[in-house]
Molecule: c-di-GMP-I riboswitch aptamer
Organism: Photobacterium lipolyticum
RNA sequence: ACGAACAAGGCAAACCACCCGAAAGAGUGGGACGCAAAGCUUCCGGCCUAAAAGGCAAGUAGUUUAUAACUAACUUAACUAAUGGCAGCGGGGUUACCGAU
Numbered sequence: 001a002c003g004a005a006c007a008a009g010g011c012a013a014a015c016c017a018c019c020c021g022a023a024a025g026a027g028u029g030g031g032a033c034g035c036a037a038a039g040c041u042u043c044c045g046g047c048c049u050a051a052a053a054g055g056c057a058a059g060u061a062g063u064u065u066a067u068a069a070c071u072a073a074c075u076u077a078a079c080u081a082a083u084g085g086c087a088g089c090g091g092g093g094u095u096a097c098c099g100a101u
Stems, first nucleotide, its partner, number of pairs: 001101001002099002010035002015030004020025001033088001039094003043091003046086003053080002057076004061071004
C1' cells in the first nucleotide's frame, strides 16, 4: 500500500428523551442504518444555516417651516453576508487493531 479469513474489540444513521443554539447543527442517554479509519484535523473544494453587519421596501413612532420633508428610533418580509456548522460529501495531513497479499 491492500482488505480475504481470524482474534480482541471499536464507532453509531434514522428515530426518541433531555439539553445548548437565532438557525444549521452540537452534547448526553437510549437506539442501530451502516462503517477498516464512520479515529483526529477545516488546509483545499463542496454543501447547510443566516446571527452580527450591509442594503432595499413597507408600516409605525417622533420632529418640523406639515398635500410634504426629515430621523444614530422601532417592527416586518425578500436579498447579500461566516467570523457559525457538516470529518457519516470528496481530497489532503496525521495516528491506529488483525494479517491472505